[in-house]
RNA sequence: GGAGUCGGCCGGGCAAUCGCCUGACGGGGUGGUGUAAAUCGCCUGCGUCGGGAGGAAAGUCCGGGCUCCUGCGAACAGGGUGCCAGGUAACGCCUGGGGGGCGCGAGUCCACGGAAAGUGCCACAGAAAAUAUACCGCCGCGUUCUGGAAACGGGUCGUGGUAAGGGUGAAAAGGUGCGGUAAGAGCGCACCGCGCGGGUGGUAACAUGCCGCGGCACGGUAAACCCCACCCGGAGCAAGACCAAAUAGGGGAGUGCCUGUUGGCCGCAAGGCCAUCAGAACCGGUGUUCGCGCGGACUCCCGGGUAGGUCGCUAGAGGCCGUUGGCGACAGCGGUCCCAGAUGAAUGAUUGUCCUCGACAGAACCCGGCUUACAGGCCGACUCCUUAU
Repeated sequence: GGAGUCGGCCGGGCAAUCGCCUGACGGGGUGGUGUAAAUCGCCUGCGUCGGGAGGAAAGUCCGGGCUCCUGCGAACAGGGUGCCAGGUAACGCCUGGGGGGCGCGAGUCCACGGAAAGUGCCACAGAAAAUAUACCGCCGCGUUCUGGAAACGGGUCGUGGUAAGGGUGAAAAGGUGCGGUAAGAGCGCACCGCGCGGGUGGUAACAUGCCGCGGCACGGUAAACCCCACCCGGAGCAAGACCAAAUAGGGGAGUGCCUGUUGGCCGCAAGGCCAUCAGAACCGGUGUUCGCGCGGACUCCCGGGUAGGUCGCUAGAGGCCGUUGGCGACAGCGGUCCCAGAUGAAUGAUUGUCCUCGACAGAACCCGGCUUACAGGCCGACUCCUUAU
């Protein structure tokens, strides 16, 4: 100088003016309690001061807090996770390690338990896709035809051997070599590979350029059923709690409420109760009259619930700094800070100025993750190549 790999951070700056949401204090108004002093709220065309979106606020994919429902507990069903150890409130997240793939490397990717429990599936091609098998080929024997003087050779058909060679396929029953054979073959041997047992190292996954044994033992697929181990109640802030109009409806008390007919019951009786019919009074917007409706009317109280309002609501597994332990994720201790809380829903607009001219995108109960989107910029660590000293 070039190429690259990880990790962290920022996400237009400054100023002025005018607004919006929210908190504190003050001013003004107003209500409750109280004899009062006072105290507790509520409202605000007011004043001062403070705060006011994100690294993803997003997708709502995991995990937890919180709330309600159910509730002794257990099992089944169902769902999820899946190498080992650790971290954590918990996780499918993170850290460290092991194994495998890729990369010269820094690094990076992996649902990475079980396929000699069982079942299923493996398109096309191919003889055969898993109890092995045989299309071409190679080889033995028989048969028959045939070339040749002969030695010997070529072909057809049948039967058997073989799995070396060819061919098919994503995948074909260990690899290389020597021996062996009619041709071949772990058939035998050496090395490599594989498996089992032991030893050693490691908490473990696992490793092993230690020892012994086995010719080798049966492809792939479990994000196919399944088996094994572990985990999991359901619904969600429209959770849930409280206050509480108008109208309608429910319950209760009082007022109007009294008269007569008929029937029944109780009672010695006076009379009472129930039902029925007729009428009066009340009520059905107002005055008078008539008709009609019928207990329909009026007043008060109680309870549920709707609109509406209040709480839940943001101080938290919190941020920053230091220190201690740990390889690290993280944890302990000390100090310090308070940092949106809306509910038709604020966080904006204008102007000036500077620069590299500004991406993705907007909180709605909270937190830990993952994933996805993102103009541009800054910092740190490391790797490889080249050159110079």